[in-house]
RNA sequence: CAAUCGAAAAGGCACACCUAUUGAAAAAUAGGGUCGCAAAGCUAUAGGGGCUACAACACAUCGAAAUGAUGUUACGCCAGCCAGUUACCGAA
Numbered sequence: 001c002a003a004u005c006g007a008a009a010a011g012g013c014a015c016a017c018c019u020a021u022u023g024a025a026a027a028a029u030a031g032g033g034u035c036g037c038a039a040a041g042c043u044a045u046a047g048g049g050g051c052u053a054c055a056a057c058a059c060a061u062c063g064a065a066a067u068g069a070u071g072u073u074a075c076g077c078c079a080g081c082c083a084g085u086u087a088c089c090g091a092a
Stems, first nucleotide, its partner, number of pairs: 005090002012037002017032006035080001041085003047082002049078003056072003059068003
């Protein structure tokens, strides 16, 4: 000095929930909040996995339209699921 690792110190983020806004929804943004986190930083068509289904298609009722808490479908969403990648500090 670097890697692994995670004591101390300096800090950081912000689960659930509430309010407002956006969205068909999943969810996101802002404020409050503080469960926790050594990457709870970043990356979602350059990996895996998960969630939603406006629209489309199929199905059912049905002459058609219309209706359906029926099904399929993501270049929509989730990074606080795994993963990839970058990074502060320096005890054992």
Molecule: c-di-GMP-I riboswitch aptamer
Organism: Paenibacillus sp. PvR098